[in-house]
RNA sequence: GUCUCUAUAGCUCAGUUGGUAGAGCGUUGCACCGGAAAUGCAAAGGUCUCGGGUUCGAGUCCCGGUGGAGGCA
Numbered sequence: 001g002u003c004u005c006u007a008u009a010g011c012u013c014a015g016u017u018g019g020u021a022g023a024g025c026g027u028u029g030c031a032c033c034g035g036a037a038a039u040g041c042a043a044a045g046g047u048c049u050c051g052g053g054u055u056c057g058a059g060u061c062c063c064g065g066u067g068g069a070g071g072c073a
Stems, first nucleotide, its partner, number of pairs: 001072007010025004019056001027043005049065005
């Protein structure tokens, strides 16, 4: 230089043909317990990497940028 993959909650990751963003772990509260742990219940936590475009509607489709990983040279 070029090609491919990738970016979603604090962490690891789902998200179907475009139709109200989710799980596990973690955190907080409550229940249980003499007190913890474990367990159960609940809650908080997101500008879906950034900027445009298409659309009634975009995490999802299109264009460009940035970061990361890999192939070729």
The prediction has a mean pLDDT of 81. This is a predicted structure of a 73-nucleotide RNA (transfer RNA) from Sergentomyia squamirostris. The organism belongs to Neophlebotomus, within Eukaryota. The sequence is in RNAcentral, with records from ENA. It matches the Rfam family "tRNA". Gene Ontology term of the family: triplet codon-amino acid adaptor activity. Rfam classes the family as a transfer RNA.